Predicted 3D model of a 174-nucleotide RNA (Lysine riboswitch aptamer) from Dendrosporobacter quercicolus. The source organism's lineage runs through Bacteria, Bacillati, Negativicutes, Sporomusaceae and Dendrosporobacter. Of the family's consensus pairs, 98% are formed in the model.
RNA sequence: CAGUAGAGUAGAGGUGCGGGCAACAAUAGUACUUUCAGGGAGCGUGGUACCAAUGAUCUGAAAGAAAAGGGUUGACCGCCGAAGUAUCAAUAAUACCGUAUUUUUGAUACUGGUCUGGCAUUUAACAGGUGUCAGACUGUCACCAAGCUAGCUUGGUGGAGUGCUAUCUCAUUU
Numbered sequence: 001c002a003g004u005a006g007a008g009u010a011g012a013g014g015u016g017c018g019g020g021c022a023a024c025a026a027u028a029g030u031a032c033u034u035u036c037a038g039g040g041a042g043c044g045u046g047g048u049a050c051c052a053a054u055g056a057u058c059u060g061a062a063a064g065a066a067a068a069g070g071g072u073u074g075a076c077c078g079c080c081g082a083a084g085u086a087u088c089a090a091u092a093a094u095a096c097c098g099u100a101u102u103u104u105u106g107a108u109a110c111u112g113g114u115c116u117g118g119c120a121u122u123u124a125a126c127a128g129g130u131g132u133c134a135g136a137c138u139g140u141c142a143c144c145a146a147g148c149u150a151g152c153u154u155g156g157u158g159g160a161g162u163g164c165u166a167u168c169u170c171a172u173u174u
Base pairs, nucleotide, nucleotide: 006169008167009166010165011164014080016079017078018077019076021074022073023072024071032064033063034062035061036060037059038058042051046097047096048095083111084110085109086108087107088106089105090104092102093101094100112138113137114136115135116134117133118132119131120130121129122128140159141158142157143156144155145154146153147152148151
């Protein structure tokens, strides 16, 4: 002097990812409440409690009548392990307990992304979500081949995001 490992900054993939807000459809004339009638003992749960002859659970009629989660659209916000799933630990809530369900946080592991289809699961749902398998498309890098003019294009194969590109700082070595 160059410039590698490592560190920093900024970006790209695109029907890209996630969040809350608003409206709409559906859930649903369902749950539930009240009244009348029938009926006559338990109901309820994983287990208790509550409730129940002042008539419960259940059945029928009439009147009233939801909501949450999920979905679509719109603008906005945060972003590119965006995010998702599984296991473990802690935490909060559900009348109480709990090996039940959900909330939040952390650790570990896997997945580059999107779409289509099969199977399974969740759900009111044939919508959507999740997992898995198969296929297609796409971005990126490496290798090989050809073309073209020194860096790209096309094709094939393969890998994974702790990756890739740009920029910057710069051990060690030469």